Context: one part of a larger RNA
RNA sequence: CGUAGGAAAUUUGAAGGGAGCAUUCCCUAGUACGAGAGGACCGGGAAUGAGUGACCUCUGGUGUUCCAGUCGUGCUGCCAAGUGCGUGAGCUGGGUAGCUAUGUCGCGAAAGGAUAAGCACUGAAAGCAUCUAAGUGCCAAGCCCCCCCUAAGAUAAGAUUUCCCCUCCGGUUUAUCCGGACUAAAGACUCCAUGUAGACUACGUGGUUGAUAGGCCAGAUGUGUAAGAGUAGUAAUACUUUCAGCUUACUGGUACUAAUAAGUCGUGCGG
Numbered sequence: 001c002g003u004a005g006g007a008a009a010u011u012u013g014a015a016g017g018g019a020g021c022a023u024u025c026c027c028u029a030g031u032a033c034g035a036g037a038g039g040a041c042c043g044g045g046a047a048u049g050a051g052u053g054a055c056c057u058c059u060g061g062u063g064u065u066c067c068a069g070u071c072g073u074g075c076u077g078c079c080a081a082g083u084g085c086g087u088g089a090g091c092u093g094g095g096u097a098g099c100u101a102u103g104u105c106g107c108g109a110a111a112g113g114a115u116a117a118g119c120a121c122u123g124a125a126a127g128c129a130u131c132u133a134a135g136u137g138c139c140a141a142g143c144c145c146c147c148c149c150u151a152a153g154a155u156a157a158g159a160u161u162u163c164c165c166c167u168c169c170g171g172u173u174u175a176u177c178c179g180g181a182c183u184a185a186a187g188a189c190u191c192c193a194u195g196u197a198g199a200c201u202a203c204g205u206g207g208u209u210g211a212u213a214g215g216c217c218a219g220a221u222g223u224g225u226a227a228g229a230g231u232a233g234u235a236a237u238a239c240u241u242u243c244a245g246c247u248u249a250c251u252g253g254u255a256c257u258a259a260u261a262a263g264u265c266g267u268g269c270g271g
Base pairs, nucleotide, nucleotide: 001153005164006163007162008161009160010159011158015150016149017148018147021049022048023047024046025045026044027043033038051107052106053105054104055103059101060100061099062098066094067093068092069091070090071086072085073084074083075082076081112144113143118138119137120136121135165270167181168180169179170178171177182268187265188264189263190262191207192206193205194204195203212258213257214256215254216253217252218251219250222246223245228241229240230239231238232237
């Protein structure tokens, strides 16, 4: 810009893409077959490998400061308690969210249509025979569907639902024309708070008629029993107060702080 007014949402599916795998075991059945050795078709069931998609409940990893321990050294006058540095975590033991695989859950199932090679029916040419010449059927991991994804710029531009707009004047080259006044909807954007999104953009949520982010409150989770005090011990230390203290990204709540205010576009019922 188009899709014969504008807008929001939900969709149909022309077309395109993806997927399409393999193996083992059990039953049927030690049956059919076979002298025996051996050992099925058909049919049914259960698993596994590789591939692939999603996810984080479980098992783990990471988790640059969430918790604890600890060495050296500096500082807070000292003790105690803390804190800086030793990597741009000093080292060590754990670890929430998120992200992850080696973890978890799925997928390639069944059915249908037309066929290939092949197997047939009926059947002449050619009184027979013949699957073929007319006609008819069966049959493959392959083809078309089925399953998953994208998809109306599919210019043949689709469909459904809902929402919005009902004033005048002038010109003349009478046109889907030009100019002026009034009006400015639904909705969109700018801007701002942001994340389930993300390089930017885009996308999503929210903007006081508000839980969008921060703070605060409560909880969860993690760490593992804080400081101070008391008791025991000469002391190191232990025990009690105390499953304490602290706790990032998690959950719920709460307008305390910040999303204020405002502007722009979009018109007037539609050849």